[in-house]
RNA sequence: GGAGCCGGCCGAGCAACCGCUGCCCUGAUCCCGGAUGGGCUCAGGGGGGAGGAAAGUCCGGGCUCCAAAGGGCAAGGUGCCAGGUAGCGCCUGGGGGGCGUGAGCCCACGGAAAGUGCCACAGAAAAUAUACCGCCCUCUUCCUCGGUCCCGAGGCGAGUGGUAAGGGUGAAAUGGUGCGGUAAGAGCGCACCGCGCCGGUGGCAACACCGGUGGCAGGGCAAACCCCACCUGGAGCAAGACCAAAUAGCGGAGUAUCUCCGGCACCUCUCAACCGGUGCGGAGGAGGCGUGGCCCGCGCCGCUCCCGGGUAGGUCGCUAGAGGUGCGCGGUGACGCGCAUCCCAGAUGAAUGGUUGCUCGAGACAGAACCCGGCUUACAGGCCGGCUCCCUCC
Repeated sequence: GGAGCCGGCCGAGCAACCGCUGCCCUGAUCCCGGAUGGGCUCAGGGGGGAGGAAAGUCCGGGCUCCAAAGGGCAAGGUGCCAGGUAGCGCCUGGGGGGCGUGAGCCCACGGAAAGUGCCACAGAAAAUAUACCGCCCUCUUCCUCGGUCCCGAGGCGAGUGGUAAGGGUGAAAUGGUGCGGUAAGAGCGCACCGCGCCGGUGGCAACACCGGUGGCAGGGCAAACCCCACCUGGAGCAAGACCAAAUAGCGGAGUAUCUCCGGCACCUCUCAACCGGUGCGGAGGAGGCGUGGCCCGCGCCGCUCCCGGGUAGGUCGCUAGAGGUGCGCGGUGACGCGCAUCCCAGAUGAAUGGUUGCUCGAGACAGAACCCGGCUUACAGGCCGGCUCCCUCC
């Protein structure tokens, strides 16, 4: 200098002006209340106001309601080991396998000898194995050659013969390499590697290493059914709790000896009045129907009042939390412990914006809606730290 790998962080900045939202303080009008006070609206001031993913809603929880002795079945999920955590399918460390020169990256990584099923095309054969070419053996009407009367060699052919070395097919072909062996071959025998079993050593474990032993078993697929082990009750803040109009319905009580009047008169009291009482007058008025000769009663339709449930509407749930930051300690690490410090959106037609100027690299993905921990996905660009490989120079 070039090419990469891993981790962490930021994700336009500043200023002016005009707005939006909810909180606090102050003031004003109005309303409620016996009162401290509370509420609507408005004005002024103060401080707060989206994200690393607020997203997908894929996991795990908190919280709420419903259900629930316990066990089993079904369904779904998870699947090497140890640890972390409230918990997880997440994270950390380790083991094994694969990829990369390397830093590093990827892996649902239990069981295929419980059973069932599948393995396209090609190929003889894709799993109770089998034999296309080949190799070897045996036979041979025949052909050729050599010697000569019967043999040998080669070729063509045949075999309910042997073989699984070699070729060929395939993603995958019944352990691999080599030597021996054989008619040719073959774990047929041997050595090494691989594999199974047994034992030992190390490790908490996954597992690794070492030794012995067995010629060696039936290839793959379980994100195919399945088996084994473990986990999981359902619905979700439109959860749920409280207050509570109008209308309708149910229930209870009442329904004319009523209510009102800034009209008049009288009584009481008083200096005189207000107030209070009585009467008259005026106004309003709701009572009606049926049963019945009439009244009471009863029934129906009304009217007035009350109660419960509950809709609209309102309040709470609602944001202080497995919380952030800093320091110290423990741990390889995820993380834990201690101390100090901070309060950081809480809306409900739903705020977080707009204009202008300056700067630069000219600004991506994208917007909370009950809250956390993860995962996944999207993302212009930038910063920091650690590490690897290659080239050059000293």